[in-house]
RNA sequence: AACCGAUAAGGGCAAACCAUCCGUAAGGAUGGGACGCAAAGCUCCAGAUCUUAUAAAAGAAGAUGGCUGAGCUACCGAA
Numbered sequence: 001a002a003c004c005g006a007u008a009a010g011g012g013c014a015a016a017c018c019a020u021c022c023g024u025a026a027g028g029a030u031g032g033g034a035c036g037c038a039a040a041g042c043u044c045c046a047g048a049u050c051u052u053a054u055a056a057a058a059g060a061a062g063a064u065g066g067c068u069g070a071g072c073u074a075c076c077g078a079a
Base pairs, nucleotide, nucleotide: 004077005076012037013036017032018031019030020029021028022027035066041072042071043070045069046068047067048064049063050062051061052060
């Protein structure tokens, strides 16, 4: 340094729900709040799911990074 992830140390983030605001909606922001997370830090590149949105199919525009993969970066240092 890389791989790895402890009944280690210092810490970090924040699901559902509630209040206010934005959005047709999915959903997002702020505050409270903790289900959990060793990348639950960042990126829609690939897939998947959801919304517009319909009888079906296809396509388009959006959303989800706490759906999976992939890419980039990162604290600590037991086995």
A computed fold for a 79-nucleotide RNA from a Candidatus Aerophobota bacterium, annotated as c-di-GMP-I riboswitch aptamer. Its Rfam family is "c-di-GMP-I riboswitch aptamer". From the family's description: GEMM was predicted in a large-scale screen for bacterial structured RNA regulatory elements. The sequence was found by an Rfam model in a public genome assembly.